About this RNA:
Predicted 3D model of a 74-nucleotide RNA (transfer RNA) from a Candidatus Microgenomatia bacterium. Its Rfam family is "tRNA". The family's RNA type in Rfam is transfer RNA. Its mean pLDDT, the model's own confidence on a scale to 100, is 82. NCBI's taxonomy places the organism under Bacteria, Bacteria candidate phyla, Candidatus Microgenomatota, Candidatus Microgenomatia (nom. nud.).

């Protein structure tokens, strides 16, 4: 340098272009259980999808270009 994958809540993952104001699990936070933890139960906060264009009635999903990781080929 060429090819190729991937970047989503604090972490790990979903999400046929449209019932997504992005869902679920750990965890974390009240609350209920308990004598007190722990287990268990109910709730709650937490990501506008690495950045910036572009398509399109509508993109987390498609394209281009940058940025970071990884992988191969030199």
């Nucleotide at each position: 340098g060429g090819c190729c994958c991937c970047g989503u809540c604090g972490u790990c993952u979903a999400a046929c272009g449209g019932u997504u104001c992005a869902g679920g699990a750990c965890g974390c936070c009240a609350g209920g259980u308990u004598c007190u933890c722990a287990u268990c139960c109910u709730g709650g906060a937490a990501a506008c999808u690495g950045a910036g264009g572009g398509u399109u009635c509508g993109a987390a999903u498609c394209c281009c270009u940058c940025c970071g990781g990884g992988g191969u080929c030199a």